[in-house]
RNA sequence: CUCUUAUCUAGAGCGGUGGAGGGAAAGGCCCUGUGAAACCGCGGCAACCAUCAAACUUUUUUGUUUGGUAAAGGUGCCAAUUCCUACAAAGCGGAUUUGCUUUGAAAGAUGAGAG
Numbered sequence: 001c002u003c004u005u006a007u008c009u010a011g012a013g014c015g016g017u018g019g020a021g022g023g024a025a026a027g028g029c030c031c032u033g034u035g036a037a038a039c040c041g042c043g044g045c046a047a048c049c050a051u052c053a054a055a056c057u058u059u060u061u062u063g064u065u066u067g068g069u070a071a072a073g074g075u076g077c078c079a080a081u082u083c084c085u086a087c088a089a090a091g092c093g094g095a096u097u098u099g100c101u102u103u104g105a106a107a108g109a110u111g112a113g114a115g
Stems, first nucleotide, its partner, number of pairs: 001115008013042005021031003026085003043078003048074002050069007082107001087104007
């Protein structure tokens, strides 16, 4: 980097260095000299990797669901739902410009596995 798969409306920040950007990308809307990014220190959040139990399932191996334990380790994360929207479908309204809601898709992020 590519592929597969699961999750993404919950949760959790201070200090130092630094000195103008940041929120992926387009539009919007935000954050930011009451100090952005980045790096460092300390702290915190969280069960993806671990494990236990029950139920269901499979001829078996196993798999699914629900609930619990664990923050020592490997990652991850600590403004705003992935900040919102875009594409499609359905519904409702409006009346030719479209608005709202829901669902799905796409894109993205993170984990696990494979190449």

Predicted 3D model of a 115-nucleotide RNA (SAM riboswitch aptamer (S box leader)) from Ornithinibacillus caprae. Lineage of the source: Bacteria > Bacillota > Caryophanales > Bacillaceae > Ornithinibacillus.